This is a predicted structure of an 84-nucleotide RNA (transfer RNA) from a Candidatus Saccharimonadota bacterium. The prediction has a mean pLDDT of 81. It matches the Rfam family "tRNA". The family's RNA type in Rfam is transfer RNA.
RNA sequence: GGGCGAGUGGCGGAAUUGGUAGACGCGCUAGACUCAAAAUCUGGUUCCAGCAAUGGAGUGAGGGUUCGAUUCCCUCCCCGCCCA
Numbered sequence: 001g002g003g004c005g006a007g008u009g010g011c012g013g014a015a016u017u018g019g020u021a022g023a024c025g026c027g028c029u030a031g032a033c034u035c036a037a038a039a040u041c042u043g044g045u046u047c048c049a050g051c052a053a054u055g056g057a058g059u060g061a062g063g064g065u066u067c068g069a070u071u072c073c074c075u076c077c078c079c080g081c082c083c084a
Base pairs, nucleotide, nucleotide: 001083002082003081004080005079007077010026011025012024019067027045028044029043030042031041032040046057047056048055049054060076061075062074063073064072
């Protein structure tokens, strides 16, 4: 230099024939149980604004297409593998 693949909450990891983003697990947290703890069970757990209802932002970065983009297209960044 060329080719292929990947990048999503604190972590792993779903959602890709374009149509509710964050399912599920781990972790954290509150409660139940216990003399106390562990285990187990139940609730909560992206951010911002708001008393609340609710609204807005958010999938590596920036653009494009579209009524609508994690998904399609372009450029770049980073990681892995292969070729030279």
It was read from a public genome assembly.